[in-house]
RNA sequence: CAGAGUAGGGUAAGAGCGUUAAGUGCUAUGGAAUGGGAAGUUGAUCAUAGACGAAGAGCGUGCAUGGCACGCCGCGGUUCUUGCCCGCAUCCGCUG
Numbered sequence: 001c002a003g004a005g006u007a008g009g010g011u012a013a014g015a016g017c018g019u020u021a022a023g024u025g026c027u028a029u030g031g032a033a034u035g036g037g038a039a040g041u042u043g044a045u046c047a048u049a050g051a052c053g054a055a056g057a058g059c060g061u062g063c064a065u066g067g068c069a070c071g072c073c074g075c076g077g078u079u080c081u082u083g084c085c086c087g088c089a090u091c092c093g094c095u096g
Stems, first nucleotide, its partner, number of pairs: 001096003008086009017076003026050006036092003040088001056073001058072006
């Protein structure tokens, strides 16, 4: 001097969950984690509280009248896994 690597984000595929509304998104308070180390920002996450809020009581079959199960077609700022792409300013460390 150059480079790699976190949390995580985007996207595709697959497998789920919900559709009798959980989840997602929003606000407040608190907690913990976040390149190998230090300290910290962004982002994400957990708990509690609050407000808001959706595209199925769809179609078919079975049970046999109980709205449940299964399948199909949809829907959800839905979850997880895998691939690809992106991915921390500073000091030290690592690779060349």
THF (Tetrahydrofolate) riboswitch aptamer from a bovine gut metagenome, 96 nucleotides, folded computationally. The sequence is in RNAcentral, with records from MGnify. Its mean pLDDT, the model's own confidence on a scale to 100, is 77. Rfam family: THF (Tetrahydrofolate) riboswitch aptamer. Rfam describes the family as follows. Tetrahydrofolate (THF) riboswitch was first reported for Ames et al. as an RNA motif in 5' untranslated (5'-UTR)regions of folate transport and biosynthesis genes in Firmicutes genomes.